[in-house]
């Protein structure tokens, strides 16, 4: 200090669902609650996926559109517990 992730051990996150709550809406917070998670910490930088209030277009149906969300979708960046090997 690199590499890597054990049916080890100490400690960490919390899906889906319930309740409150905020938000137009995807979502987010707190509570409970565990499906899983070796970065499931933290970061929209690249792809990506969801939404579409406002704006544009329309006679309307309705169509695009992020500046609005996701970090538990991939990748990149960063930072960090333990330690059989």
């Nucleotide at each position: 200090a690199u590499g890597u992730g054990a049916u080890a051990a100490a400690g960490g996150c919390a899906a889906a669902c319930u309740u409150a709550u905020c938000g137009a809406a995807a979502g987010g917070u707190a509570a409970g609650g565990a499906c899983g998670c070796a970065a499931a910490g933290c970061u929209u930088c690249a792809g990506g996926u969801c939404u579409a209030a406002g704006g544009c277009a329309g006679c309307a149906a309705u169509g695009c559109u992020a500046u609005g969300a996701c970090a538990g979708c991939u990748g990149g960046g960063u930072u960090a517990c333990c330690g059989a090997u």
This is a predicted structure of an 85-nucleotide RNA (c-di-GMP-I riboswitch aptamer). The coordinates come from a structure-prediction model, not an experiment, and the mean pLDDT is 87. The sequence was found by an Rfam model in a public genome assembly. The model forms 95% of the base pairs in the Rfam consensus.